[in-house]
RNA sequence: GCGCUUGUAGCUCAGGGGAUAGAGCGGCCGCCUCCUAAGCGGUAGGUCGCAUGUUCGAUUCAUGCCAAGCGCG
Numbered sequence: 001g002c003g004c005u006u007g008u009a010g011c012u013c014a015g016g017g018g019a020u021a022g023a024g025c026g027g028c029c030g031c032c033u034c035c036u037a038a039g040c041g042g043u044a045g046g047u048c049g050c051a052u053g054u055u056c057g058a059u060u061c062a063u064g065c066c067a068a069g070c071g072c073g
Base pairs, nucleotide, nucleotide: 001072002071003070004069005068006067007066010025011024012023013022018056027043028042029041030040031039049065050064051063052062053061
């Protein structure tokens, strides 16, 4: 330099045009317990990497850029 894959919550990841964007773990509050852990209930947390375009509508499609990984040279 070229090709492919990935980028969504603090972490690991779903979601592949229209729903209020979700789960597990973690955080916080509460219940339980002598206390802690476990268990149970509740709650907060998101410019969906950045920009432009297509579309009535984009997290989802296209293009460019950025970052990470893999392969080729």
About this RNA:
This is a predicted structure of a 73-nucleotide RNA (transfer RNA) from a Defluviitaleaceae bacterium. The coordinates come from a structure-prediction model, not an experiment, and the mean pLDDT is 81. It matches the Rfam family "tRNA". By type it is a transfer RNA. Its family is annotated with triplet codon-amino acid adaptor activity in the Gene Ontology. Rfam's curators write: Transfer RNA (tRNA) molecules are approximately 80 nucleotides in length. The organism belongs to Defluviitaleaceae, within Bacteria.